[in-house]
């Protein structure tokens, strides 16, 4: 100097003029003065809860969620610390991280064969048949010829093999030695894996070490499934209160204790209410107040804890509450970032700092019941660590 990685912090400030919303004081009211007025994500609506309502929220089925260990939390699918695995030179990042020997299923093409499978090329040997060559014997005047044996080659039929070669992402452990007709964990040595036993460390997941045995029992469950644990429902358009209005001589179905209908996701059982209920047609009303911000709250300090977080003490809250939806507009100054120039300064050097001047820039984005998270979008500063290059 460059590249990367992890973690905070901020998200402009002040003034003037005009315009909005809420609150406090004064006031009958108005006016006036004062105080306050969007976010780190307010977004997504992905999770969890607070709160509200429901006479079943009791039992079950279906359904949904989580899935290594320990801890934190009101809770969570969240967070912290760790173990194992994957990626990276590394700092670090990510993990959908229980079970494949309960069952079912999937893997194109290639390949003999894709899981208790399997023989394309090939290796070995038995039998039959043919040829070549060598040896022995018989035979021939010599040859020819015949018999037996060994070796080699080709063909036929059937047997042994899965070691070698090939295909593939992956082929029923790997390397070496022995053994065999040829081979094979068939046997042995070493290694990996599986099961079991023991020792040490750790709360634990797990880590390290030693031994024995059978020799070896693929992949995918972000496939169905199995196992363990957890889950009432609906939601501020919840809900509470006040006000207003009215038309049914309408039609149909079921029912009155042998129970229609209703009881807050679906189905069943149970339980409760119940004499009316359900469907169609037709008519009337629908305005307002609350819920609405004092909280699992903020800030500071101390103690415990590696940390997440917990406890204690003090202090703060006229710190948004709109209601078709307020928080705005203009001007000026300062601040922040980028670029150019720069008196001067530091340094061996590469380079760095720099009062000041000029020009430009400022991202993502608007509360609507609230809170704890996650995910996504995005501007700037600072700090720790890793790697690479250069100079001394």
């Nucleotide at each position: 100097g460059g590249a990367g990685u992890a973690a905070u912090u901020c998200a402009g400030a002040c003034g003037a003029u005009c315009g909005c919303c809420g609150g406090u004081c004064c006031c009958c009211a108005c006016c006036g003065a004062c105080c306050g007025g969007a976010g780190g994500a307010a977004a997504g609506u992905c999770c969890g809860a607070a709160c509200a309502c429901c006479g079943c929220a009791g039992g079950g089925c279906a359904g949904g969620g989580u899935g290594c260990u320990c801890c934190a939390u009101a809770a969570c699918g969240u967070g912290g610390a760790g173990u194992c695995g994957u990626g990276g030179c590394g700092a670090c990042a990510c993990g959908a991280a229980g079970g494949a020997a309960a069952g079912u299923g999937c893997a194109a093409c290639a390949g003999a064969a894709a899981g208790u499978a399997a023989a394309c090329c090939g290796c070995c040997g038995c039998c039959g048949c043919a040829c070549g060559c060598c040896g022995a014997c018989c035979g021939u005047u010599c040859a020819a010829g015949g018999u037996c044996g060994a070796c080699g080659u080709a063909c036929g039929a059937g047997g042994g093999c899965a070691a070698g070669g090939g295909u593939g992402a992956a082929a029923c452990g790997g390397u070496g030695c022995g053994g065999u007709a040829a081979g094979a964990g068939c046997g042995c040595a070493c290694c990996a894996g599986u099961u079991c036993c023991c020792c040490g460390g750790g709360u634990g997941a797990c880590c390290g070490g030693g031994g024995a045995a059978g020799c070896u029992c693929g992949g995918c469950a972000a496939a169905c499934c199995c196992c363990a644990c957890c889950c009432g429902g609906u939601g501020c358009a919840a809900g509470a209160c006040c006000a207003a209005a009215u038309a049914g001589a309408g039609g149909g179905g079921c029912g009155u204790u042998u129970g229609a209908g209703g009881g807050u996701g679906g189905c069943c059982c149970g339980c409760c209410c119940a004499a009316g209920c359900c469907c169609c047609c037709g008519g009337g009303u629908a305005g307002g107040u609350c819920g609405c911000a004092c909280g699992a709250g903020g800030u500071g300090c101390c103690g415990g804890g590696c940390a997440a977080c917990c406890g204690g003490c003090a202090u703060c809250c006229a710190u948004a509450g709109a209601g078709g939806a307020a928080u705005g507009a203009u001007c000026g100054u300062c601040g922040c970032c980028u670029g150019c120039a720069a008196a001067g300064g530091g340094g061996c050097a590469a380079c760095c700092c720099g009062a000041u001047g000029c020009a430009g820039g400022a991202a993502c984005a608007g509360a609507a019941u609230u809170c704890g998270g996650c995910u996504u979008a995005c501007g700037a500063c600072u700090u720790g660590c890793u790697c690479c290059g250069g100079c001394c």